[in-house]
């Protein structure tokens, strides 16, 4: 490099719930634990989901553009440990 154990020290925290901010998605803080070897950080101009206090098209159903969010969808980058290959 790689690879990831029923290893050791730790570590984070899904769904619900409560509160709080938001128009939403969805953010925080607390309780809670499904999982996570990167579930560390990164949302410009990498690809994808989501959203609608807009716009413009359509008959609808979407489609397009804005807006805002999601790293626990893919990537990118930086990193602990070190049984077995």
């Nucleotide at each position: 490099a790689g690879c990831g154990a029923u290893a050791a020290g730790g570590g984070c925290a899904a769904a619900c719930c409560c509160g709080u901010c938001g128009a939403a998605a969805g953010g925080c803080g607390g309780g809670g634990g499904c999982g996570c070897a990167a579930a560390g950080c990164u949302a410009c101009a990498g690809g994808g989901c989501c959203u609608u206090c807009c716009g413009g098209c359509g008959a609808a159903a979407g489609c397009c553009g804005a807006u805002g969010g999601c790293a626990g969808c893919c990537a990118g980058u930086u990193g602990c440990c070190g049984a077995a290959u």
Model confidence (mean pLDDT): 87 of 100. c-di-GMP-I-GGC riboswitch aptamer from a Bacillota bacterium, 85 nucleotides, folded computationally.